RNA sequence: GGUUCCUUAGCCAAGUGGUAAGGCAAUUGACUGCAACUCAAUGACCAUCGGUUCAAAUCCGGUAGGAAGCU
Numbered sequence: 001g002g003u004u005c006c007u008u009a010g011c012c013a014a015g016u017g018g019u020a021a022g023g024c025a026a027u028u029g030a031c032u033g034c035a036a037c038u039c040a041a042u043g044a045c046c047a048u049c050g051g052u053u054c055a056a057a058u059c060c061g062g063u064a065g066g067a068a069g070c071u
Base pairs, nucleotide, nucleotide: 001070003068004067005066006065007064010024011023012022018054026042027041028040029039030038047063048062049061050060051059
């Protein structure tokens, strides 16, 4: 220099156009003499800026960061 891929909650991770599952952790409440266990509740404008669309995490382009090959 060129090619391909990745970026979603504190962490892991699903989601292939119709408004974002789940697990761990955290906080609150119930339970308990106090705890632990268990149960219930609480949280994401999806790296960023634009575009397409009635509607975008999803499709297109730019930027940023990261990874693996090639040279």